[in-house]
Molecule: small-subunit ribosomal RNA
Organism: uncultured prokaryote
RNA sequence: AACGAACGCUGGCGGCAGGCCUAACACAUGCAAGUCGAACGCUUCAGCAAUGAAGAGUGGCAGACGGGUGAGUAACGCGUGGGAACCUACCUAGUAGUACGGAAUAGCCCUGGGAAACUGGGAGUAAUACCGUAUACGCCCUUAGGGGCAAAGAUUUAUCGCCAUUGGAUUGGCCCGCGUUGGAUUAGCUAGUUGGUAAGGUAAAGGCUUACCAAGGCUACGAUCUAUAGCUGGUCUGAGAGGAUGAUCAGCCACACUGGGACUGAGACACGGCCCAGACUCCUACGGGAGGCAGCAGUGGGGAAUAUUGGACAAUGGGCGCAAGCCUGAUCCAGCCAUGCCGCGUGAGUGAAGAAGGCCUUAGGGUUGUAAAACUCUUUCACCGGUGAAGAUAAUGACGGUAACCGGAAAAGAAGCCCCGGCUAACUCCGUGCCAGCAGCCGCGGUAAUACGGAGGGGGCUAGCGUUGUUCGGAAUCACUGGGCGUAAAGCGCGCGUAGGCGGUUUAUCAAGUUGGGCGUGAAAGCCCGGGGCUCAACCCCGGAACUGCGUUCAAAACUGGUUGACUAGAGUCCGAGAGAGGGUGGUGGAAUUCCCAGUGUAGAGGUGAAAUUCGUAGAUAUUGGGAAGAACACCAGUGGCGAAGGCGGCCACCUGGACCGGUACUGACGCUGAGGCGCGAAAGCGUGGGGAGCAAACAGGAUUAGAUACCCUGGUAGUCCACGCCGUAAACGAUGUGUGCUAGACGUCGGGCAGCAUGCUGUUCGGUGUCGCAGCUAACGCAUUAAGCACACCGCCUGGGGAGUACGGCCGCAAGGUUAAAACUCAAAGGAAUUGACGGGGGCCCGCACAAGCGGUGGAGCAUGUGGUUUAAUUCGACGCAACGCGCAGAACCUUACCAGCUCUUGACAUCCCGGUCGCGCGGCGCAGAUUCAUGGCUCCCUCGGGGAACUCGGUGACAGGUGCUGCAUGGCUGUCGUCAGCUCGUGUCGUGAGAUGUUGGGUUAAGUCCCGCAACGAGCGCGACCCUCGCCCUUAGUUGCCAGCAUUUAGUUGGGCACUCUAGGGGGACUGCCGGUGAUAAGCCGGAGGAAGGUGGGGAUGAGGUCAAGUCAUCAUGGCCCUUAUGGGCUGGGCUACACACGUGCUACAAUGGCGGGAACAGAGGGCAGCUACUCAGCGAUGAGGUGCUAAUCCCUAAAAGCCGUCUCAGUUCGGAUUGGAGUCUGCAACUCGACUCCAUGAAGUUGGAAUCGCUAGUAAUCGUGGAUCAGCAUGCCACGGUGAAUACGUUCCCGGGCCUUGUACACACCGCCAGUCACACCAUGGGAGUUGGUUUUACCCGAAGCUGGUGCGCUAACUUAGGAGGCAGCCAGCCACGGUAAGGUCAGCGAUUGGGGUG
Repeated sequence: AACGAACGCUGGCGGCAGGCCUAACACAUGCAAGUCGAACGCUUCAGCAAUGAAGAGUGGCAGACGGGUGAGUAACGCGUGGGAACCUACCUAGUAGUACGGAAUAGCCCUGGGAAACUGGGAGUAAUACCGUAUACGCCCUUAGGGGCAAAGAUUUAUCGCCAUUGGAUUGGCCCGCGUUGGAUUAGCUAGUUGGUAAGGUAAAGGCUUACCAAGGCUACGAUCUAUAGCUGGUCUGAGAGGAUGAUCAGCCACACUGGGACUGAGACACGGCCCAGACUCCUACGGGAGGCAGCAGUGGGGAAUAUUGGACAAUGGGCGCAAGCCUGAUCCAGCCAUGCCGCGUGAGUGAAGAAGGCCUUAGGGUUGUAAAACUCUUUCACCGGUGAAGAUAAUGACGGUAACCGGAAAAGAAGCCCCGGCUAACUCCGUGCCAGCAGCCGCGGUAAUACGGAGGGGGCUAGCGUUGUUCGGAAUCACUGGGCGUAAAGCGCGCGUAGGCGGUUUAUCAAGUUGGGCGUGAAAGCCCGGGGCUCAACCCCGGAACUGCGUUCAAAACUGGUUGACUAGAGUCCGAGAGAGGGUGGUGGAAUUCCCAGUGUAGAGGUGAAAUUCGUAGAUAUUGGGAAGAACACCAGUGGCGAAGGCGGCCACCUGGACCGGUACUGACGCUGAGGCGCGAAAGCGUGGGGAGCAAACAGGAUUAGAUACCCUGGUAGUCCACGCCGUAAACGAUGUGUGCUAGACGUCGGGCAGCAUGCUGUUCGGUGUCGCAGCUAACGCAUUAAGCACACCGCCUGGGGAGUACGGCCGCAAGGUUAAAACUCAAAGGAAUUGACGGGGGCCCGCACAAGCGGUGGAGCAUGUGGUUUAAUUCGACGCAACGCGCAGAACCUUACCAGCUCUUGACAUCCCGGUCGCGCGGCGCAGAUUCAUGGCUCCCUCGGGGAACUCGGUGACAGGUGCUGCAUGGCUGUCGUCAGCUCGUGUCGUGAGAUGUUGGGUUAAGUCCCGCAACGAGCGCGACCCUCGCCCUUAGUUGCCAGCAUUUAGUUGGGCACUCUAGGGGGACUGCCGGUGAUAAGCCGGAGGAAGGUGGGGAUGAGGUCAAGUCAUCAUGGCCCUUAUGGGCUGGGCUACACACGUGCUACAAUGGCGGGAACAGAGGGCAGCUACUCAGCGAUGAGGUGCUAAUCCCUAAAAGCCGUCUCAGUUCGGAUUGGAGUCUGCAACUCGACUCCAUGAAGUUGGAAUCGCUAGUAAUCGUGGAUCAGCAUGCCACGGUGAAUACGUUCCCGGGCCUUGUACACACCGCCAGUCACACCAUGGGAGUUGGUUUUACCCGAAGCUGGUGCGCUAACUUAGGAGGCAGCCAGCCACGGUAAGGUCAGCGAUUGGGGUG
């Protein structure tokens, strides 16, 4: 785009068309083929009659047309173009006739049979019915003499008929060339088959039929078989070529319930005729009969689905008739149906308050929308009334009171359907929450859905719109036009060669192909063009063009082809020379292995990652000598050689194939390719017979392992070897068929030739074999004179993945198996090349307390603390590898607190607004567990004194408050982590079809993408570094609360004095590879040195690129959405977060002598302090208490620093260790029961250095020692900070972990925590095998043999003619052919089938 469509929703009018695609299923009822009295007799009716009408019959013509259907048919059926051996009623033209006779018969009458259908007998009758004779222009036959063949009248007058014959026209029959679907998993078919002769038969040629003879005929250019199918003009689609189709209209064919058959006839083997058989239906008196809608209507049925039991012969046509006329479901009309095409309408203009309502909203507005309303106007269509055709050339109009015209009324009666994620025009809200649903493909939906459903709005088409189905297109996706085969699907493993296809130069000729002209045909309709008619259009009419085809004729001769002659450039032969693991046969050689014999010799050998099995004291291994056997040929050896491929390797001899080079003598296109075919064809395997040293499937043992039917080891049989015969496959690969020609080069190498000379080189040429590379090609990779370039010829092969190279069938094979080769079903992909990442038990380079080297821990004990689990009314919640677990919590007895139980409030504990009232508020008291409630007392501002306002408070009302309720996977912010790792990007340019690349890679160097050099890159940004803070040195400024060298003074820097020093805190300086040497590339840098307080980023901190982990947090805060609202909100008391069989993480204290205890007595830094830190004195063993001073702090206090030093203990569960428990206290606080810390007395558990495993640390670090602070009423083994003492080790980068750069592989990309093969289990689906069983179809043989036809024939019957004998006819019988039916054996297809095999999906 289209449709003979169907379904869903909707539906105003008209015109033109169309309307059982399925059951060629079955049919009730009516109609669809009759007509003629001018062929004939009879009967009835009307009439006085003439005559007319009607009826059944005889007779004639027509029922072979018209109408329907598409079952069959793959065929001369159809289409197209030809042909000769024919018929043709009616029509037409011509010629010649139409004479004389005869015998019957229906109807009717009589009489029978039968239910009916129908039918028997008798009497009599007519014809244009039937028969005989005559004649023969003519026709036919012929032995060429001859023989044979007609007729019908009707009517009065014209005519219409009849017979014979010759033409025409028309229709029909037959034959031929070409064209006409799929299957080769159908390869051979055929006996009347092919041809001939003769005869028969037909309208006619012919095996059409029969007899005889011959053995032919068809087939790879697809016979036969099988499946499917009416064919065509045309129709739909397409740019075309094609593809699909064959409704309506037209031509042909076939069929008429199924099968067979003939009769009649001009024509039939006959849709509305006959006979027979069968199935079915109906009637019946059971004896017997009747029927055939695939004619028009109509019914049932089937189906998704297809109409009225209408009108008329008015028109067009048909039959009969002289005609009038009759008949006509052909036809013309009407009815039904949006089934299609076409046309028209459902109103037009003005109209902003941009109305109302709806929807959305950022709350302002926007949109629906000039849309509506309102005002003005019009009347097409429909409706009402009137007039009223053409179709008819005189009469006749079903349609039809129709078309058309006129008048009238009123905006009046007339809009829906689909869609809105992309493709694809058109977007928002609500509902839903992987549900319900959508979906053509991709795909939507798991709480913010433009994708589901609704709504508003929008888009498209419009009396329709969508969906489904089908065809073509897009699809160059079967490629003729117009594709491919190195890696995506695809080159046969290789050759020889048949058919076929293709083929060098030249002469002449022919004219098959080819080209041009003419003629015939190519039906009409349709398509196209030009006109015309319906108001237009659809539709219809006229004319033209076209119908790309076929036939025939004339002409041309370039090309192809045929024939002919010639040629040598292709191909081949000959001569000469050389190369080679080319093939076959027979010999022969040495090394090695194993075995045997003998000698020497002794305890092991062998084997492995390590072992064991194994061999060995019966003498191995080792070693020496001798012997045997089989197999393979080190070095040479080479992207070297040879061969068609497979393949070929010691040496020698013989036989033998091919290629190359040189010479030109010969042949003269002899060539290329190659469907089938034939041959060769690694390894493994098979058969027979040998052989068997080594190796070695299977097998055995030993190991390894979770297992180990493996890898490793010890053995070991087929086999490997030979001969003969099979098999016929490989990643048989260059994943690249063969042949020929053309198209830049460079460098190797093998075999030959030529030239030059400097005699071992250079140049050149032919053939082979490689690497790189231009043009060109390619999706890219890549190929590139050995093409995957440009062309030609021929063959093979491909057409999404899986199923499957499988099943079935065929062929081959001894078998294994090979070859040929599907379908159902299933998926939306499978695949190629390249890119960026990620990953690798890949590679290279490098870094990090990553390992190693060290030191100290954890894991074992007790306790503290966090977590899991369990428990509980509740044990609130969050955090879960590193990167949760002394984490949020810098501090849960109440509070905190979010949890639980109970009590209690409802505009609320808190915010804003409104109304009303009052003053209100605080403290104490009672009751109560308390919140709360009640009662009592004390105390407010301004003012114009009416009151008002402010603040506070009470009551009420509703908006609202409130939520630590959910979602961190809706979010902001903040944070963790890789990681303080060195990376992450951009602009412009360049390269690439593109993704992308380059820069950023490379050579060095660095802590660093730090810097240098190089480079199709040049620059730039975020990171790194630097800038900031702190510590280390110096200078300077300033000296109080700090300091004290000198002077004075004191118990004391206490005071005077001073600011030099220390210190404090401001400002500066200093370090930059700056200098020197070496090294490096003259670079960057590195190494060493000097100077310096400090040396190569001086130490430490702050600082965290782009990103990753849907990492963490809705319980810090903020916030979208959802949820609760006398509760999931608020208040209160008590409890819980502190539970305890257990498990884990992080810590503290220890296990002791580097220690415990006792004693005396030194040396810090950094902090904190007024509801605070507290000196000092007193009391207490002590925690602490009672007094009390200083300090809002360089001033006073915390404040004692501790390890350190001295003494003692002497290796013990101890003078170690301190858990646990008993008792007594202190402090804080409303309150220490659940549940605080501390003190004293007593008690004195485990624990004697910790399994596997694991953590931290590289220098003022680890380790060890104490000190302070935040939180805080109280509570620190945690956290944060401070100083004291103060080590060991680093060879080095193989390994573990993490990271960076380059490179490589990849089937990964939610990216290796990836992807994914097979088995097993379960469910479903289709399919192969299957004992069999059921059905269809077909073949062969035989039996039966209806009707009919043909042939034969004794008896029987018999009007026409008769020479009276008969001829002829009828019936009967026999034979042949034959439908249906039957028997037997096959072929083939399909259904079912216990069970079984694999396959697919989940």